[in-house]
RNA sequence: GAAGCCUGCCAGACCGCCGCUGGUGCAAUCUGGGAAACCAGGCACUGGAGGAACGUCCGGACUGCACAGGACAGCGUAGGAGGUAACACCUCUCCACCGUGAGGUGAGGAUCAGAGCAACAGAGACGAGUCGGCCUUGGGGUAACCCCGGACCGGGUGAAACGGGCAAUCUCUACGCGCAGCAAUACCAAGUAGGCCAGCGUUGAUGUGGUUCCGCAGAGCUGGCGGGUAGGUAGCAUUGAGCCGCGGGGGCGACCCCCGGCCCAGAUUAAUGGCGGUCACGCCAGGCCUUCCUAAAGAAGGCCUGGUGCACAAAAUCCGGCUUAUCGGCGGGCUUCACAC
Repeated sequence: GAAGCCUGCCAGACCGCCGCUGGUGCAAUCUGGGAAACCAGGCACUGGAGGAACGUCCGGACUGCACAGGACAGCGUAGGAGGUAACACCUCUCCACCGUGAGGUGAGGAUCAGAGCAACAGAGACGAGUCGGCCUUGGGGUAACCCCGGACCGGGUGAAACGGGCAAUCUCUACGCGCAGCAAUACCAAGUAGGCCAGCGUUGAUGUGGUUCCGCAGAGCUGGCGGGUAGGUAGCAUUGAGCCGCGGGGGCGACCCCCGGCCCAGAUUAAUGGCGGUCACGCCAGGCCUUCCUAAAGAAGGCCUGGUGCACAAAAUCCGGCUUAUCGGCGGGCUUCACAC
RNA backbone atom coordinates (compact mmCIF):
# COMPACT_ATOMS: atom_id res chain seq x y z
C1' G A 1 0.00 0.00 0.00
C1' A A 2 -3.93 -3.52 -1.43
C1' A A 3 -7.61 -7.11 -0.11
C1' G A 4 -10.20 -8.93 4.03
C1' C A 5 -12.12 -10.72 9.26
C1' C A 6 -14.19 -9.43 14.06
C1' U A 7 -16.08 -5.60 17.14
C1' G A 8 -17.67 -0.68 19.63
C1' C A 9 -20.19 3.99 18.58
C1' C A 10 -22.98 8.32 16.12
C1' A A 11 -27.72 8.87 13.55
C1' G A 12 -26.46 16.56 12.62
C1' A A 13 -25.13 20.78 16.72
C1' C A 14 -26.68 25.57 18.80
C1' C A 15 -30.03 29.94 19.17
C1' G A 16 -34.87 32.50 18.60
C1' C A 17 -40.31 32.43 17.75
C1' C A 18 -44.96 29.66 17.48
C1' G A 19 -47.47 25.15 18.79
C1' C A 20 -48.67 19.66 20.83
C1' U A 21 -48.39 16.41 25.10
C1' G A 22 -47.14 14.25 30.46
C1' G A 23 -45.75 15.57 35.61
C1' U A 24 -45.09 18.84 39.98
C1' G A 25 -46.27 23.32 42.62
C1' C A 26 -49.59 27.64 43.37
C1' A A 27 -54.82 29.79 43.30
C1' A A 28 -60.63 31.35 43.40
C1' U A 29 -62.26 25.45 45.75
C1' C A 30 -63.87 29.32 40.79
C1' U A 31 -65.87 28.34 35.60
C1' G A 32 -67.61 24.92 31.76
C1' G A 33 -69.28 19.72 30.15
C1' G A 34 -71.79 15.42 32.39
C1' A A 35 -77.49 12.14 35.71
C1' A A 36 -73.22 10.54 38.13
C1' A A 37 -68.43 8.61 37.96
C1' C A 38 -65.20 11.86 36.18
C1' C A 39 -63.02 15.22 32.53
C1' A A 40 -61.40 20.05 30.74
C1' G A 41 -59.82 25.28 31.63
C1' G A 42 -55.10 29.73 34.39
C1' C A 43 -49.78 30.80 35.86
C1' A A 44 -44.71 29.04 36.96
C1' C A 45 -41.04 25.17 36.61
C1' U A 46 -39.89 20.77 34.19
C1' G A 47 -39.87 15.71 31.05
C1' G A 48 -41.02 14.27 25.86
C1' A A 49 -38.92 8.08 20.57
C1' G A 50 -35.32 4.07 18.55
C1' G A 51 -30.97 1.25 17.48
C1' A A 52 -33.92 -1.11 15.59
C1' A A 53 -39.45 1.89 19.00
C1' C A 54 -40.24 -2.46 13.36
C1' G A 55 -41.82 -7.92 12.92
C1' U A 56 -44.88 -9.92 17.11
C1' C A 57 -40.86 -15.02 16.43
C1' C A 58 -39.05 -17.06 21.47
C1' G A 59 -38.64 -16.29 27.04
C1' G A 60 -40.49 -13.97 31.48
C1' A A 61 -43.03 -10.27 34.88
C1' C A 62 -48.12 -9.19 35.87
C1' U A 63 -53.55 -10.57 35.85
C1' G A 64 -57.79 -13.88 35.71
C1' C A 65 -59.57 -18.93 35.64
C1' A A 66 -58.44 -23.98 36.96
C1' C A 67 -55.65 -26.96 40.41
C1' A A 68 -54.36 -33.15 46.21
C1' G A 69 -50.38 -35.79 43.78
C1' G A 70 -48.75 -38.44 39.56
C1' A A 71 -49.23 -40.16 34.62
C1' C A 72 -51.14 -40.21 29.42
C1' A A 73 -51.96 -37.09 25.19
C1' G A 74 -50.05 -32.59 22.77
C1' C A 75 -46.16 -28.88 21.89
C1' G A 76 -41.04 -27.71 22.33
C1' U A 77 -35.57 -28.30 23.28
C1' A A 78 -31.01 -31.62 22.32
C1' G A 79 -22.38 -32.44 22.30
C1' G A 80 -20.13 -30.76 27.42
C1' A A 81 -19.85 -26.96 31.15
C1' G A 82 -21.58 -22.29 32.69
C1' G A 83 -24.55 -17.31 32.76
C1' U A 84 -29.61 -15.67 33.61
C1' A A 85 -35.90 -14.36 36.52
C1' A A 86 -36.31 -17.38 32.11
C1' C A 87 -35.29 -18.78 27.03
C1' A A 88 -34.98 -21.80 21.14
C1' C A 89 -30.80 -16.20 24.00
C1' C A 90 -25.56 -15.40 25.54
C1' U A 91 -20.40 -17.21 26.98
C1' C A 92 -16.35 -20.76 27.13
C1' U A 93 -15.05 -25.33 25.10
C1' C A 94 -14.95 -30.33 22.21
C1' C A 95 -16.08 -32.33 17.40
C1' A A 96 -17.44 -31.91 12.05
C1' C A 97 -17.39 -28.82 7.68
C1' C A 98 -15.81 -24.17 4.88
C1' G A 99 -11.65 -20.54 4.42
C1' U A 100 -4.17 -19.72 2.90
C1' G A 101 -5.56 -16.95 7.29
C1' A A 102 -7.98 -13.52 10.87
C1' G A 103 -12.46 -16.23 11.35
C1' G A 104 -17.36 -18.38 9.92
C1' U A 105 -21.35 -22.25 10.03
C1' G A 106 -23.69 -26.47 12.60
C1' A A 107 -31.75 -29.28 14.61
C1' G A 108 -23.99 -32.11 16.58
C1' G A 109 -28.60 -37.67 22.00
C1' A A 110 -30.12 -42.80 20.21
C1' U A 111 -30.61 -46.93 13.99
C1' C A 112 -28.44 -54.15 19.20
C1' A A 113 -36.56 -51.55 20.89
C1' G A 114 -39.75 -51.34 16.58
C1' A A 115 -41.53 -49.29 11.84
C1' G A 116 -40.59 -46.51 7.30
C1' C A 117 -37.40 -44.60 3.17
C1' A A 118 -33.26 -44.68 -0.76
C1' A A 119 -33.09 -41.27 -7.67
C1' C A 120 -29.93 -43.28 -11.75
C1' A A 121 -27.26 -47.59 -12.95
C1' G A 122 -27.67 -52.73 -12.03
C1' A A 123 -29.72 -59.68 -12.47
C1' G A 124 -30.83 -57.98 -7.54
C1' A A 125 -31.94 -51.94 -3.08
C1' C A 126 -33.64 -53.24 2.46
C1' G A 127 -37.67 -58.86 1.34
C1' A A 128 -33.34 -61.51 1.03
C1' G A 129 -30.00 -64.58 -0.97
C1' U A 130 -29.79 -63.11 -7.01
C1' C A 131 -26.31 -63.35 -12.08
C1' G A 132 -21.79 -65.92 -13.66
C1' G A 133 -17.69 -69.48 -12.72
C1' C A 134 -15.60 -73.71 -10.22
C1' C A 135 -15.82 -77.94 -6.80
C1' U A 136 -18.60 -81.79 -4.60
C1' U A 137 -22.16 -85.57 -1.94
C1' G A 138 -26.80 -87.75 -3.00
C1' G A 139 -30.85 -88.78 -6.84
C1' G A 140 -32.07 -89.56 -12.57
C1' G A 141 -29.60 -91.11 -17.36
C1' U A 142 -25.36 -96.49 -20.97
C1' A A 143 -22.70 -91.90 -21.81
C1' A A 144 -21.73 -86.75 -23.23
C1' C A 145 -24.66 -84.29 -20.03
C1' C A 146 -29.11 -82.47 -17.50
C1' C A 147 -32.15 -81.34 -13.04
C1' C A 148 -32.52 -80.63 -7.67
C1' G A 149 -29.59 -79.67 -3.18
C1' G A 150 -24.88 -78.04 -0.58
C1' A A 151 -20.10 -75.42 -0.06
C1' C A 152 -16.53 -71.81 -2.10
C1' C A 153 -14.98 -67.70 -5.25
C1' G A 154 -15.68 -63.44 -8.38
C1' G A 155 -16.12 -59.37 -12.50
C1' G A 156 -19.52 -55.43 -13.32
C1' U A 157 -23.43 -51.58 -11.41
C1' G A 158 -23.90 -48.11 -7.66
C1' A A 159 -23.35 -43.45 -2.38
C1' A A 160 -24.56 -48.26 -0.43
C1' A A 161 -24.96 -55.39 -2.21
C1' C A 162 -27.48 -59.62 5.00
C1' G A 163 -23.57 -55.07 5.85
C1' G A 164 -24.39 -50.39 6.57
C1' G A 165 -26.98 -45.16 5.86
C1' C A 166 -31.13 -41.50 6.92
C1' A A 167 -34.02 -39.70 13.30
C1' A A 168 -34.76 -31.94 9.28
C1' U A 169 -39.90 -39.62 8.68
C1' C A 170 -42.53 -41.95 12.61
C1' U A 171 -40.31 -43.53 17.05
C1' C A 172 -37.22 -44.04 21.71
C1' U A 173 -34.43 -41.41 25.70
C1' A A 174 -33.61 -37.02 28.85
C1' C A 175 -35.47 -32.26 30.15
C1' G A 176 -39.25 -28.11 30.00
C1' C A 177 -44.48 -26.46 29.54
C1' G A 178 -51.85 -26.08 33.51
C1' C A 179 -54.93 -22.63 30.10
C1' A A 180 -55.66 -17.74 28.42
C1' G A 181 -53.98 -13.05 27.60
C1' C A 182 -53.69 -5.47 29.20
C1' A A 183 -59.62 -6.08 24.18
C1' A A 184 -55.83 -9.56 30.85
C1' U A 185 -58.16 -7.80 35.20
C1' A A 186 -60.29 -4.58 39.35
C1' C A 187 -63.49 -0.49 40.80
C1' C A 188 -67.38 3.59 39.90
C1' A A 189 -71.66 3.69 36.98
C1' A A 190 -76.55 6.14 33.12
C1' G A 191 -80.67 5.36 29.55
C1' U A 192 -83.68 1.29 27.64
C1' A A 193 -85.36 -3.73 28.29
C1' G A 194 -85.89 -7.64 31.61
C1' G A 195 -85.65 -9.66 37.15
C1' C A 196 -86.89 -9.49 42.67
C1' C A 197 -89.44 -7.15 46.97
C1' A A 198 -93.08 -3.81 49.28
C1' G A 199 -97.49 -0.60 49.06
C1' C A 200 -101.95 0.88 46.36
C1' G A 201 -105.45 -0.80 42.55
C1' U A 202 -111.95 -3.42 38.58
C1' U A 203 -115.35 -1.37 45.98
C1' G A 204 -111.78 2.01 39.45
C1' A A 205 -105.58 3.21 41.05
C1' U A 206 -103.65 6.02 36.91
C1' G A 207 -104.02 9.11 32.48
C1' U A 208 -107.02 12.76 30.04
C1' G A 209 -111.22 16.64 28.38
C1' G A 210 -113.83 20.44 30.39
C1' U A 211 -113.76 22.35 35.45
C1' U A 212 -115.99 21.25 41.94
C1' C A 213 -118.63 17.94 39.68
C1' C A 214 -119.54 15.25 35.33
C1' G A 215 -117.61 12.49 30.99
C1' C A 216 -114.06 9.21 28.27
C1' A A 217 -110.16 5.55 28.17
C1' G A 218 -108.92 2.02 31.60
C1' A A 219 -105.05 -2.52 34.18
C1' G A 220 -101.72 -1.20 35.94
C1' C A 221 -99.22 2.75 39.11
C1' U A 222 -95.58 4.29 42.89
C1' G A 223 -91.17 3.34 45.76
C1' G A 224 -86.88 0.39 46.74
C1' C A 225 -83.02 -3.46 45.62
C1' G A 226 -79.57 -6.15 42.62
C1' G A 227 -76.81 -7.93 37.89
C1' G A 228 -75.12 -6.27 33.09
C1' U A 229 -74.15 -2.45 28.90
C1' A A 230 -72.68 2.74 27.12
C1' G A 231 -69.39 6.05 29.68
C1' G A 232 -65.34 6.85 33.34
C1' U A 233 -61.06 5.53 36.53
C1' A A 234 -57.20 2.24 37.88
C1' G A 235 -53.83 -1.42 35.75
C1' C A 236 -49.89 2.53 33.25
C1' A A 237 -44.50 4.21 33.52
C1' U A 238 -40.89 7.92 40.14
C1' U A 239 -38.16 2.63 42.61
C1' G A 240 -37.54 -1.12 38.34
C1' A A 241 -34.46 -8.47 36.36
C1' G A 242 -33.93 0.42 36.01
C1' C A 243 -29.92 3.95 34.17
C1' C A 244 -24.97 6.25 34.75
C1' G A 245 -19.43 6.09 36.46
C1' C A 246 -14.05 4.76 31.41
C1' G A 247 -15.15 3.79 40.37
C1' G A 248 -13.29 -0.88 43.15
C1' G A 249 -13.22 -6.37 43.25
C1' G A 250 -14.08 -11.73 41.26
C1' G A 251 -14.33 -14.63 36.58
C1' C A 252 -10.84 -16.86 30.15
C1' G A 253 -15.83 -15.08 29.21
C1' A A 254 -21.20 -14.44 29.29
C1' C A 255 -21.91 -12.30 33.95
C1' C A 256 -21.81 -11.42 39.31
C1' C A 257 -20.70 -8.54 44.02
C1' C A 258 -19.67 -3.78 46.40
C1' C A 259 -19.47 1.82 46.44
C1' G A 260 -21.33 6.59 44.74
C1' G A 261 -24.89 9.34 41.90
C1' C A 262 -29.73 9.80 39.16
C1' C A 263 -35.31 9.35 38.48
C1' C A 264 -35.25 9.31 32.52
C1' A A 265 -41.68 9.52 27.23
C1' G A 266 -46.48 7.86 27.65
C1' A A 267 -51.64 8.75 24.79
C1' U A 268 -56.56 6.20 23.12
C1' U A 269 -59.01 11.78 17.19
C1' A A 270 -53.59 8.62 19.80
C1' A A 271 -48.27 14.25 21.74
C1' U A 272 -42.84 14.24 20.53
C1' G A 273 -43.86 19.23 15.33
C1' G A 274 -43.33 23.84 12.13
C1' C A 275 -40.68 28.40 10.61
C1' G A 276 -36.17 31.44 10.57
C1' G A 277 -30.78 32.05 11.43
C1' U A 278 -25.47 30.35 12.21
C1' C A 279 -22.11 26.28 11.86
C1' A A 280 -20.75 21.10 10.23
C1' C A 281 -21.32 17.05 6.35
C1' G A 282 -22.68 14.76 1.27
C1' C A 283 -24.02 15.83 -3.97
C1' C A 284 -24.62 19.22 -8.30
C1' A A 285 -23.58 23.88 -11.08
C1' G A 286 -20.58 28.36 -11.79
C1' G A 287 -16.17 31.34 -10.78
C1' C A 288 -11.02 31.98 -8.92
C1' C A 289 -6.18 30.02 -7.29
C1' U A 290 -2.14 26.16 -6.82
C1' U A 291 0.45 21.63 -8.67
C1' C A 292 1.51 18.01 -12.83
C1' C A 293 2.19 19.67 -18.26
C1' U A 294 6.26 23.77 -23.37
C1' A A 295 1.20 25.20 -24.07
C1' A A 296 -3.85 23.71 -24.86
C1' A A 297 -6.88 19.86 -23.22
C1' G A 298 -7.16 16.87 -19.00
C1' A A 299 -6.35 15.25 -13.76
C1' A A 300 -5.81 16.29 -8.41
C1' G A 301 -6.39 19.77 -4.37
C1' G A 302 -8.11 24.39 -1.99
C1' C A 303 -11.44 28.77 -1.51
C1' C A 304 -16.05 31.55 -2.63
C1' U A 305 -21.26 31.83 -4.35
C1' G A 306 -25.93 29.47 -5.38
C1' G A 307 -29.12 25.21 -5.28
C1' U A 308 -30.30 20.68 -3.05
C1' G A 309 -30.11 16.61 0.36
C1' C A 310 -29.47 13.94 5.28
C1' A A 311 -31.07 6.65 5.61
C1' C A 312 -34.29 2.75 7.85
C1' A A 313 -38.20 3.94 10.38
C1' A A 314 -41.77 6.12 14.81
C1' A A 315 -43.48 3.92 21.48
C1' A A 316 -49.02 1.92 23.17
C1' U A 317 -48.83 -3.08 29.86
C1' C A 318 -43.60 -3.68 30.90
C1' C A 319 -38.86 -6.24 30.53
C1' G A 320 -34.75 -9.88 28.41
C1' G A 321 -33.52 -11.80 23.57
C1' C A 322 -33.73 -13.08 18.25
C1' U A 323 -34.82 -11.85 13.13
C1' U A 324 -35.26 -8.22 9.39
C1' A A 325 -34.43 -2.77 7.36
C1' U A 326 -30.74 1.14 7.33
C1' C A 327 -27.93 7.35 3.41
C1' G A 328 -23.49 8.44 5.46
C1' G A 329 -19.56 8.70 9.06
C1' C A 330 -15.94 7.81 13.36
C1' G A 331 -12.89 4.38 16.36
C1' G A 332 -10.40 -0.33 18.12
C1' G A 333 -8.21 -5.31 17.52
C1' C A 334 -6.48 -8.89 13.98
C1' U A 335 -5.24 -11.72 9.15
C1' U A 336 -3.16 -12.51 4.13
C1' C A 337 -0.30 -10.63 0.09
C1' A A 338 3.27 -7.07 -2.15
C1' C A 339 7.29 -3.56 -1.39
C1' A A 340 11.18 -0.89 1.56
C1' C A 341 14.61 -0.83 5.78
This is a predicted structure of a 341-nucleotide RNA (Bacterial RNase P class A) from bacterium Polasp83. The sequence is in RNAcentral, with records from ENA. Rfam family: Bacterial RNase P class A. From the family's description: Ribonuclease P (RNase P) is a ubiquitous endoribonuclease, found in archaea, bacteria and eukarya as well as chloroplasts and mitochondria. It is annotated as a ribozyme. Model confidence (mean pLDDT): 76 of 100. A source record names the gene rnpB.